[in-house]
Context: one part of a larger RNA
RNA sequence: CCCUCGUUAAGGAACUCUGCAAAAUGACACCGUAACUUCGGGAGAAGGUGUGCCUCCGUUAGGUGAAAUCACUUGCUGGUGGAGCCGAGGGGGGUCGCAGUGAAACGGCGGUAGCGACUGUUUACUAAAAACACAGGACUCUGCUAAGUCGCAAGACGACGUAUAGGGUCUGACGCCUGCCCGGUGCCGGAAGGUUAAGUGGAGUGGUUAUCCUUCGGGAGAAGCUGCGAAAUGAAGCCCCGGUAAACGGCGGCCGUAACUAUAACGGUCCUAAGGUAGCGAAAUUCCUUGUCGGGUAAGUUCCGACCCGCACGAAUGGCGUAACGACUUCCGCGCUGUCUCAACGAGGGACUCG
Numbered sequence: 001c002c003c004u005c006g007u008u009a010a011g012g013a014a015c016u017c018u019g020c021a022a023a024a025u026g027a028c029a030c031c032g033u034a035a036c037u038u039c040g041g042g043a044g045a046a047g048g049u050g051u052g053c054c055u056c057c058g059u060u061a062g063g064u065g066a067a068a069u070c071a072c073u074u075g076c077u078g079g080u081g082g083a084g085c086c087g088a089g090g091g092g093g094g095u096c097g098c099a100g101u102g103a104a105a106c107g108g109c110g111g112u113a114g115c116g117a118c119u120g121u122u123u124a125c126u127a128a129a130a131a132c133a134c135a136g137g138a139c140u141c142u143g144c145u146a147a148g149u150c151g152c153a154a155g156a157c158g159a160c161g162u163a164u165a166g167g168g169u170c171u172g173a174c175g176c177c178u179g180c181c182c183g184g185u186g187c188c189g190g191a192a193g194g195u196u197a198a199g200u201g202g203a204g205u206g207g208u209u210a211u212c213c214u215u216c217g218g219g220a221g222a223a224g225c226u227g228c229g230a231a232a233u234g235a236a237g238c239c240c241c242g243g244u245a246a247a248c249g250g251c252g253g254c255c256g257u258a259a260c261u262a263u264a265a266c267g268g269u270c271c272u273a274a275g276g277u278a279g280c281g282a283a284a285u286u287c288c289u290u291g292u293c294g295g296g297u298a299a300g301u302u303c304c305g306a307c308c309c310g311c312a313c314g315a316a317u318g319g320c321g322u323a324a325c326g327a328c329u330u331c332c333g334c335g336c337u338g339u340c341u342c343a344a345c346g347a348g349g350g351a352c353u354c355g
Stems, first nucleotide, its partner, number of pairs: 001350008010341002014339001019336001027051005036041001038173001052095006062086003068080004072075001096100001108334004113329002115326002120132002136171007148157003174321004179251003184248002186244005193239003199233002204228005211220003252270005279313001280310001291307005
């Protein structure tokens, strides 16, 4: 010096990202217990007091239940009976120590805000959470040989279920609510018109040549066979017409205006499918920003309460609240301490020396 422990004057978080770690609290009985609340909770809230031993009340309450005796159903029976023994708790008095749950085991507490309702689940070996799940809510598909899923198939699951059932997606207890937009994309419905494949169709046309013509080079060319092939016909889809946002998603700009100023209930104009409603708001979201004001501190980039100029909240990619809950996160206080001012001493084990 390192590791693991023990103790410490005065102070008591000044340490530090953070009271991390340590200290403190602690058992049982009694008294007592706030806001808030879904009336269950919160709650062991908080905060107090007591605890050993001896003796008396005292034959304590209570428990156990012998002898004896009675009965019959004669038994490991039932009744009466109360001896002996055990004995919680309470009250009075006394007594010892610094200390009586005398060691050990054995909650620190309170306030505030955020997030998630809760108990649960998770990155086996750096993340336990605000992530996942959840009960509840909603949309949607599915009429049974169900939809959906696995498989080439047979077949199987769904389900030996049947719409109060099963699948998919989103949201996430509960309370109050969930606004506007269907132009785009998707889905559902519609079928008049447009477009449109194979197929049908076969107008027309090419090749071949029996034959004919010939300037002997070649030319024309029926049937058959064969190739190409126009019009017309031809479903769904798409175009088109509607519906649908707890489907994917979206939810404006400029200018002017009130008898101080400022602001603009009001007006004008452009654009849009429609221009963000309620609620919330410098927020797990605010760049400017340590915004401004208030609170707490002697002093506060954090925190709490407000304001609203929301760079870039906003309503089931849910909005705002919310008791209870949380090894979650933020800030504050009480207690307590070697975390610190600032270090000291002690114990054991290493390191070091010798072997």